The RNA shown here (SAM riboswitch aptamer (S box leader)) has 113 nucleotides and comes from Phytoactinopolyspora halotolerans. The organism belongs to Phytoactinopolyspora, within Bacteria. Its mean pLDDT, the model's own confidence on a scale to 100, is 82. The model forms 92% of the base pairs in the Rfam consensus.
RNA sequence: UACUCAUCCAGAGGGGCAGAGGGACCGGCCCGUAGAAGCCCCGGCAACCACCCGGCAAUCCCGCGGGGUUUGGUGCCAACUCCGGCCCGUUGACCGAGCGGGGAAGAUGAGGA
Numbered sequence: 001u002a003c004u005c006a007u008c009c010a011g012a013g014g015g016g017c018a019g020a021g022g023g024a025c026c027g028g029c030c031c032g033u034a035g036a037a038g039c040c041c042c043g044g045c046a047a048c049c050a051c052c053c054g055g056c057a058a059u060c061c062c063g064c065g066g067g068g069u070u071u072g073g074u075g076c077c078a079a080c081u082c083c084g085g086c087c088c089g090u091u092g093a094c095c096g097a098g099c100g101g102g103g104a105a106g107a108u109g110a111g112g113a
Stems, first nucleotide, its partner, number of pairs: 003111006013042005021031003025085004043077003048073003051068003055064002081105001086102006
């Protein structure tokens, strides 16, 4: 970097340095000098992997599913992935639009290359 699989309407912020941007992209709409990005410290959330404890199954390994969160590897801590973008259905209809489903894109984890 690409691929495969799983998840994405829940949850969780203070301080220091810094000094104008940030929310992937585009449009919208927001956040930001009452301090953005980034870096550091401390704290927290969560339960993907590891770990621990039952259940199913089982010759063993592998597996399916549930629980725990002490420890380790990540991740995350404004707004549903902030909303939409493409397609279908439906309501309504002058247009715009609302609702539902799927997709694309993205993010995170795990895996084998």